[in-house]
């Protein structure tokens, strides 16, 4: 002399927006078609179902199973979206606090 945290005081605080938390919906779940891999793999497209609901329906990990065929199976860990509630978020003085410029 400039902006920044925090404190503390008076003032503003009605809506939006934004951000974080909560709570409902849903279990990021299931049903079917038709390709695809194959113990270094276990997926992929579509369609349906599910929510007084728009969208989403997925990714990783653990164990188990399947002895090379077509089939998977349990748990854990991680969102997005609607709606709805609740918190913060402003300018002023003061005091400390570290820092920048001059």
């Nucleotide at each position: 002399u400039a902006a920044a945290u925090u404190u503390a005081g008076a003032c503003a605080c009605a809506a939006c927006c934004u951000a974080c938390u909560c709570a409902u919906a849903u279990a990021a779940u299931c049903c079917a078609a038709g390709g695809a891999a194959u113990a270094u793999g276990g997926c992929c497209u579509u369609g349906g179902a599910g929510u007084c609901u728009c969208u989403a329906c997925c990714g990783g990990g653990u164990g188990g199973c399947c002895g090379u065929a077509a089939a998977c199976u349990a748990c854990c860990c991680g969102a997005c979206u609607a709606u709805g509630a609740g918190u913060a978020a402003g300018g002023c003085u003061a005091a400390a606090u570290a820092u920048g410029c001059u």

Record summary:
This is a predicted structure of a 102-nucleotide RNA (Purine riboswitch aptamer) from Caloramator sp. It matches the Rfam family "Purine riboswitch aptamer". Gene Ontology term of the family: purine nucleobase biosynthetic process. Rfam's curators write: Riboswitches are metabolite binding domains within certain messenger RNAs that serve as precision sensors for their corresponding targets. The family has 133 seed sequences and 4,097 matches in Rfam 15.1. The coordinates come from a structure-prediction model, not an experiment, and the mean pLDDT is 77. Taxonomically the source falls in Caloramator (Bacteria, Bacillota, Clostridia, Eubacteriales).